[in-house]
RNA sequence: CUCUUAUUCAGAGUGGUGGAGAUACAUAGGAUCUGUGAAGCCACGGCAACCCCGAAAGGAAGGUGCCAACCUGAGCGAGACGUCCGAGAGGACAGUUCGAACAAUAAGAG
Numbered sequence: 001c002u003c004u005u006a007u008u009c010a011g012a013g014u015g016g017u018g019g020a021g022a023u024a025c026a027u028a029g030g031a032u033c034u035g036u037g038a039a040g041c042c043a044c045g046g047c048a049a050c051c052c053c054g055a056a057a058g059g060a061a062g063g064u065g066c067c068a069a070c071c072u073g074a075g076c077g078a079g080a081c082g083u084c085c086g087a088g089a090g091g092a093c094a095g096u097u098c099g100a101a102c103a104a105u106a107a108g109a110g
Stems, first nucleotide, its partner, number of pairs: 001110008013044005021033003028072003045067003049064003052059002076099004082093004
């Protein structure tokens, strides 16, 4: 880096450094955090998602990970319903439900 599977609920911060951005996401809309100091990095502390330990409850020694602040909805695919167009086959449109894609983390494989 690629593939497969699972999860994306919850939880957990101080100091130093740094000096303007950040909140995954579409060239969209809105909102939020931030000079009372953003991202990043370091130290210490913590959390417990996966591995791990345990018969279990649970644990936090070890491997990853994480610890400020998020919603909407467009587009793509599918389903049922509705309206309209059409002689029919079929087509168009609007709302709606689900999904994929995209992103993150873990485990496994290559």